This is a predicted structure of a 501-nucleotide part of an RNA (large-subunit ribosomal RNA, domain I) from uncultured Endozoicomonas sp.
It was read from a public genome assembly.
Rfam family: Bacterial large subunit ribosomal RNA. Gene Ontology terms of the family: structural constituent of ribosome and ribosome.
The prediction has a mean pLDDT of 85.
Context: one part of a larger RNA
RNA sequence: CGUACACGGUGGAUGCCUUGGCAGUCAGAGGCGAUGAAGGACGUGGUAAUCUGCGAUAAGCGUUGGGGAGCUGAUAAACAAGCUUUGAUCCAGCGAUUUCCGAAUGGGGAAACCCACCAACAUAAGUUGGUAUUCCUUACCUGAAUACAUAGGGUUUGGAAGGCGAACCCGGGGAACUGAAACAUCUAAGUACCCGGAGGAAAAGAAAUCAAUUGAGAUUCCCCCAGUAGCGGCGAGCGAACGGGGACCAGCCCUUAAGCAAUUUAUGAGUUAGUGGAACACUCUGGAAAGUGUGGCCAUAGUGGGUGAUAGCCCCGUACACGAAAGCUCAUUUAUUGUGAAAUCGAGUAGGACGGGACACGUGAAAUCCUGUCUGAACAUGGGGGGACCAUCCUCCAAGGCUAAAUACUCCUGACUGACCGAUAGUGAACCAGUACCGUGAGGGAAAGGCGAAAAGAACCCCGUUGAGGGGAGUGAAAUAGAACCUGAAUCCGUGUACGU
Numbered sequence: 001c002g003u004a005c006a007c008g009g010u011g012g013a014u015g016c017c018u019u020g021g022c023a024g025u026c027a028g029a030g031g032c033g034a035u036g037a038a039g040g041a042c043g044u045g046g047u048a049a050u051c052u053g054c055g056a057u058a059a060g061c062g063u064u065g066g067g068g069a070g071c072u073g074a075u076a077a078a079c080a081a082g083c084u085u086u087g088a089u090c091c092a093g094c095g096a097u098u099u100c101c102g103a104a105u106g107g108g109g110a111a112a113c114c115c116a117c118c119a120a121c122a123u124a125a126g127u128u129g130g131u132a133u134u135c136c137u138u139a140c141c142u143g144a145a146u147a148c149a150u151a152g153g154g155u156u157u158g159g160a161a162g163g164c165g166a167a168c169c170c171g172g173g174g175a176a177c178u179g180a181a182a183c184a185u186c187u188a189a190g191u192a193c194c195c196g197g198a199g200g201a202a203a204a205g206a207a208a209u210c211a212a213u214u215g216a217g218a219u220u221c222c223c224c225c226a227g228u229a230g231c232g233g234c235g236a237g238c239g240a241a242c243g244g245g246g247a248c249c250a251g252c253c254c255u256u257a258a259g260c261a262a263u264u265u266a267u268g269a270g271u272u273a274g275u276g277g278a279a280c281a282c283u284c285u286g287g288a289a290a291g292u293g294u295g296g297c298c299a300u301a302g303u304g305g306g307u308g309a310u311a312g313c314c315c316c317g318u319a320c321a322c323g324a325a326a327g328c329u330c331a332u333u334u335a336u337u338g339u340g341a342a343a344u345c346g347a348g349u350a351g352g353a354c355g356g357g358a359c360a361c362g363u364g365a366a367a368u369c370c371u372g373u374c375u376g377a378a379c380a381u382g383g384g385g386g387g388a389c390c391a392u393c394c395u396c397c398a399a400g401g402c403u404a405a406a407u408a409c410u411c412c413u414g415a416c417u418g419a420c421c422g423a424u425a426g427u428g429a430a431c432c433a434g435u436a437c438c439g440u441g442a443g444g445g446a447a448a449g450g451c452g453a454a455a456a457g458a459a460c461c462c463c464g465u466u467g468a469g470g471g472g473a474g475u476g477a478a479a480u481a482g483a484a485c486c487u488g489a490a491u492c493c494g495u496g497u498a499c500g501u
Base pairs, nucleotide, nucleotide: 001500002499003498004497005496006495007494008493009492015486016450017449020421021420022418023417024416025415026414027413028412029410030409031164032163039101040100041099042055043054044053046079049075050074051073061095062094063093064092065091066090070083071082072081106115107114108113116131117130118129119128120127121126133161134160135159136158139155140154141153142152168199169197170196171195172194173193179186183233209216210215220247221246222245223244224243230238231237251402252401253400254346259339260338261337262336263335266332267331268330269329270328271327272326274322275321276320280295281294282293284291296313297312298302304316305315306314351375352374353373354372355371356370357369358368361387382397383396384395385394386393437444438443457485460472461471462470463469
């Protein structure tokens, strides 16, 4: 040095576990905000820090209910000081307080800071309220071209808006990569993205609709029709409708009305705390019984979780039954107020020409719908449509308006579910994570779970630097479970023995 075996160290795979995730189902909620939001800064405890809560009334104040013996949130124990059957802590409802920044709104500003004015009250300090912009509105003053006036300007009264928020919705704009095996029409796609606006849904909606010689009867959504008819450098591709079956159904108004909203009366239901809630003992093994054995019991309850191993009957619960002073929601109901309210049956409209766009439909034989420019009817004895166009026939009544449900979505709340994950997985994040850290910035973005049933977390002694670390002792079922702590693979490094060289 090698090989083999044994025993260690290193390392943290694997197994087991789950506080966290993921995907859903059923309900709820679908907004918050100048009465100052979302999000923060700074404070706040007998306490140095962080988290949580709260706001100079600061881990809290008042009150109304619940509840019933302990309590003063967590890391985080101890101490101190207290509270509590005259009902604390805790839970729920309604209130009070709620610094500073932030739409931030008195002016400024390098957010959490600086500097003001007016009024009232106090006058020593100060406290309270007001002072942004735009729009609508009340009243007054002023005031051009231009004499009166008006426009405009200023002050003032009352109101509204502003900002944030995950997706869904409607509207205004609107790409490119890509595909066409290149590329220009085309596609991607009216997608991504930007802007505006709204609601719990939005939009659409009661036929100037379809159909075809029979008829149907608003809109929306789903399954077919059908990858059909078509469109298409007839390439790549795009792609209906009629009709049928379902979901849901609701009609009205402009002739003073269908309705809608707010407040309010009464009743009921739900919700925001809660309450009651059945039934088991012994034996054996063991550190521990829920396991074994024996004999019982309950069940409208044998979902689930916990308890020193696997518990219907130990605990929390579960089935079931019950409960609200106060707030909220819904249904019915009483009353009031507001809105509907525009218009006068729809004229610069329908239609036409040119240019575009939307229709599955790329200008095509291209109907239909929208309109930038130019034109331009009829008036129910009328007008539109039935895919160029004409006739016949059928059908409907544009140029005004409202409308629930079936449909879309989930930042959020509750209950429940999973041939979903189980710490390199599952969210980036099971752990004080959008943290540490990186970047001027936009932005990027981790690693990191497990002693034990219970800290019983090792008193005391010894070596050692009043170390690190270890040896005894003790605890414990176990300490090769000792905090670098469950299990403890590979790897690499040793010690011992045997053999070989």